[in-house]
RNA sequence: GCCUUGAUAGUGUAGUGGUCUAGCAUUUCGGCCUGUCGAGCCGGCGACCCGGGUUCGAAUCCCGGUCAAGGCG
Numbered sequence: 001g002c003c004u005u006g007a008u009a010g011u012g013u014a015g016u017g018g019u020c021u022a023g024c025a026u027u028u029c030g031g032c033c034u035g036u037c038g039a040g041c042c043g044g045c046g047a048c049c050c051g052g053g054u055u056c057g058a059a060u061c062c063c064g065g066u067c068a069a070g071g072c073g
Base pairs, nucleotide, nucleotide: 001072002071003070004069005068006067007066010026011025012024013023018056028044029043030042031041032040049065050064051063052062053061
């Protein structure tokens, strides 16, 4: 330098055009329970890497950029 794949709550992930004001687990916070802690139960907060395009509508499709992983030279 070229090719491929990926980037979503603090962390790990699901979601491949509308059902999604984005789900699950975990962390954290509050409450219940318990003699106390832990475990368990209920609830709250918290995210689509950046820019542009296509579309009535984009986390999702296309282009560019940044970063990461792998491969080729």
Molecule: transfer RNA
Organism: Candidatus Bilamarchaeaceae archaeon